[in-house]
Context: one part of a larger RNA
RNA sequence: CGCAGGAAAUUUGAGGGUAGUCGUCCCUAGUACGAGAGGACCGGGAUGAACAGACCCAUGGUGAUCCGGUUGUCACGCCAGUGGCACCGCCGGGUAGCUAUGUCUGGAAGAGAUAAGCGCUGAAAGCAUCUAAGCACGAAGCUCCACCCAAGAUAAGAUUUCCCUGGGAGCAAUCCCCUGUAGAGCCCUGGUAGACCACCAGGUUGAUAGGCUGGAAGUGUAAGCACGGCGACGUGUUCAGCGGACCAGUACUAAUCGCUCGUGAGG
Numbered sequence: 001c002g003c004a005g006g007a008a009a010u011u012u013g014a015g016g017g018u019a020g021u022c023g024u025c026c027c028u029a030g031u032a033c034g035a036g037a038g039g040a041c042c043g044g045g046a047u048g049a050a051c052a053g054a055c056c057c058a059u060g061g062u063g064a065u066c067c068g069g070u071u072g073u074c075a076c077g078c079c080a081g082u083g084g085c086a087c088c089g090c091c092g093g094g095u096a097g098c099u100a101u102g103u104c105u106g107g108a109a110g111a112g113a114u115a116a117g118c119g120c121u122g123a124a125a126g127c128a129u130c131u132a133a134g135c136a137c138g139a140a141g142c143u144c145c146a147c148c149c150a151a152g153a154u155a156a157g158a159u160u161u162c163c164c165u166g167g168g169a170g171c172a173a174u175c176c177c178c179u180g181u182a183g184a185g186c187c188c189u190g191g192u193a194g195a196c197c198a199c200c201a202g203g204u205u206g207a208u209a210g211g212c213u214g215g216a217a218g219u220g221u222a223a224g225c226a227c228g229g230c231g232a233c234g235u236g237u238u239c240a241g242c243g244g245a246c247c248a249g250u251a252c253u254a255a256u257c258g259c260u261c262g263u264g265a266g267g
Base pairs, nucleotide, nucleotide: 001152005163006162007161008160009159010158011157015149016148017147018146021049022048023047024046025045026044027043033038051106052105053104054103055102059100060099061098062097066093067092068091069090070089071086072085073084074083075082076081110144111143112142117137119135120134164266166177167176168175169174178264183261184260185259186258187203188202189201190200191199208254209253210252211250212249213248214247215246218242219241224237225236226235227234228233
C1' cells in the first nucleotide's frame, strides 16, 4: 500500500514445512519343519540405541560477591568489629535463571492408490495362459492421517461484537466551517519477550517495577554481653545472624498531566 466504510476478537485451511530409523529379549513354542543338529512364519508383549522436540520437579553443572571459612598487607587512633587489594586473593557451599550427562514425550496405529510379486475368471489360439476386456491382493516407498506455519490464498475467505445518520459554496475537481466516534498510537513502569523493532503484562477505576513488610531457598549458630580457661579457644544467649534474581502482601516512590492518528453510513 492492497484486501471498496472503520475497528476489535475468534477462526477456516489453498498451499508449504517437520517427522518417518534400527536393535535385543520374552510368550506363542522347543511347537510347525527336521533322522538329528538345529529351529521358525503369523500374532502378542517388554526393553533399549541413536535422533528429534519440550522442560528444570528430581540428579548434576554454572551461578563474578548470596552465606561462611581463611592467608598476606593496608586503612578505619588502639582492642574488638569491619572495609580495600591480592585471578571472585584462595577455599567450602549455593537461590533464581541458563543448562545436560538429567527428566518427559515422539516415530505408531489406521485408510486409499500402487511397485516388484502372487492370484481369480478368461479369450485371441476348442488346449494352456495373472491380461487382451474384467476382478482380488501386495512395500520402510506415494497420497491421506499426526505436528508446525499459513488469507499478499491479489480467487486477499468466514464468524461475533463495536463505531459513525453535520452545515455551506461550486457544473465538477475540490474548498471552507463544525465535528473527532469505535479503536490505535505517542509517552511512561516493566518482562513470560527481545540485537533494534516487534510481542506480552501494566499505567492511579493501578500491584507494572522499585522500596517496605512477611515468608522461602541458601549459608550454618552473627555482633554484643556473660560464664569457663594462663592462653589459643570453648559454652550460653542462638537451628542464630545474613539472605541477588524466588513467593506473597502493601500505593511509600515511579507509571503525572496530556497529545497525535483515526471520521461523519461507505464506488
Molecule: large-subunit ribosomal RNA, domain VI
Organism: metagenome